[in-house]
Molecule: SAM riboswitch aptamer (S box leader)
Organism: Acidimicrobiales bacterium
RNA sequence: CAUUCAUCAAGAGCGGCUGAGGGACGGGCCCUUCGACGCCGCGGCAACCAGCGCACACCGCGCCAGGUGCCAAUGCCCGAGCGAUGAGGA
Numbered sequence: 001c002a003u004u005c006a007u008c009a010a011g012a013g014c015g016g017c018u019g020a021g022g023g024a025c026g027g028g029c030c031c032u033u034c035g036a037c038g039c040c041g042c043g044g045c046a047a048c049c050a051g052c053g054c055a056c057a058c059c060g061c062g063c064c065a066g067g068u069g070c071c072a073a074u075g076c077c078c079g080a081g082c083g084a085u086g087a088g089g090a
Stems, first nucleotide, its partner, number of pairs: 001089001003088006013042005021031003025079004043071003047068003051063004075082001
């Protein structure tokens, strides 16, 4: 990062630093100095992969929390050859 497949109605806090925007984009509608967003520490959740166990024709179920990810609102709603995450991959 072109791209392939799968998923996106559940789940998840407390501090510290900073200081005005943020929710990718357009239109809405929300969050935010009662400090949002971002970063850090500890904590947590459990989507995919890994490991383990069960089952097995296929679909799968459970444990775990190692690799990523995630912890406002149905990906907030609508729109768009739109976006995000995981695994494969150029």